[in-house]
Context: one part of a larger RNA
RNA sequence: CGUAGGAGACUUGAGGGGCGUCGACUCUAGUACGAGAGGACCGAGUCGAACGAACCGCUGGUGAACCGGUUGUCCCGCCAGGGGCAUAGCCGGGUAGCUAUGUUCGGACCAGAUAAACGCUGAAGGCAUAUAAGCGUGAAACUGACCCCGAGAUGAGAUCUCAAUCCCGCAAGGGUGAAGGGUCGUGGGAGACUACCACGUUGAUAGGCCGGGGGUGGAAGUCCCGCAAGGGAUGGAGCUAACCGGUACUAAUCGCCCGG
Numbered sequence: 001c002g003u004a005g006g007a008g009a010c011u012u013g014a015g016g017g018g019c020g021u022c023g024a025c026u027c028u029a030g031u032a033c034g035a036g037a038g039g040a041c042c043g044a045g046u047c048g049a050a051c052g053a054a055c056c057g058c059u060g061g062u063g064a065a066c067c068g069g070u071u072g073u074c075c076c077g078c079c080a081g082g083g084g085c086a087u088a089g090c091c092g093g094g095u096a097g098c099u100a101u102g103u104u105c106g107g108a109c110c111a112g113a114u115a116a117a118c119g120c121u122g123a124a125g126g127c128a129u130a131u132a133a134g135c136g137u138g139a140a141a142c143u144g145a146c147c148c149c150g151a152g153a154u155g156a157g158a159u160c161u162c163a164a165u166c167c168c169g170c171a172a173g174g175g176u177g178a179a180g181g182g183u184c185g186u187g188g189g190a191g192a193c194u195a196c197c198a199c200g201u202u203g204a205u206a207g208g209c210c211g212g213g214g215g216u217g218g219a220a221g222u223c224c225c226g227c228a229a230g231g232g233a234u235g236g237a238g239c240u241a242a243c244c245g246g247u248a249c250u251a252a253u254c255g256c257c258c259g260g
Base pairs, nucleotide, nucleotide: 001152006162007161008160009159011157015149016148017147018146021049022048023047024046025045026044027043033038051106052105053104054103055102059100060099061098062097066093067092068091069090070089071086072085073084074083075082076081110144111143112142117137118136119135120134166175167174168173180258181257182256183255184200185199186198187197188196205251206250207249208247209246210245211244212243214240215239216238221234222233223232224231225230
């Protein structure tokens, strides 16, 4: 921009894409077959491999905004307690998120029409012949089935709902500015930007605060024990990011634009 008026939802599915794999074992059955050795079709089940998708409860990884330990040095006047720098100084753990080596699931079943192949009926050609007319069986391939996209499918589809008001004027015309959308703001498991999604006081959108979870692992101060290094008690203590819930304290104010 189009889809012959404007919107908001919800759809149909033309068409396109994805997937498509393989193995071992058990039963049937030591059966059919075979002198024996050996050893099935068909069918039923179990366990896997690689591959793919999703996810983070578990096992782990990461986790330079969390907690702790510790060395050197400088600083906060000193002690104690802290801060800076040294690869994040080094070291031990670790929330959310993101993750695989972790977890769950997938390929299927089934149907249609077929290939090679195998048949039925059957003439030309009194026989024969799966073929000439006709009718079957038959593959991971093909068409469906399963998953995803999808009406720019210009062949532009369908359904539902909303608004289409009023004023001035003889008229031409002017005004009004609906439904709805945008701008702007607070944000997001959304994201390069944009887009998308949530929210904007009739409000839990983000921050703060409160409570909880998870993490760390026993704070400072004081008291006790020890000559001291240090240990014990107060006390599962103190501190705590992205998680969960609550709460209008802060910020989403008020507007403006498009749209007959």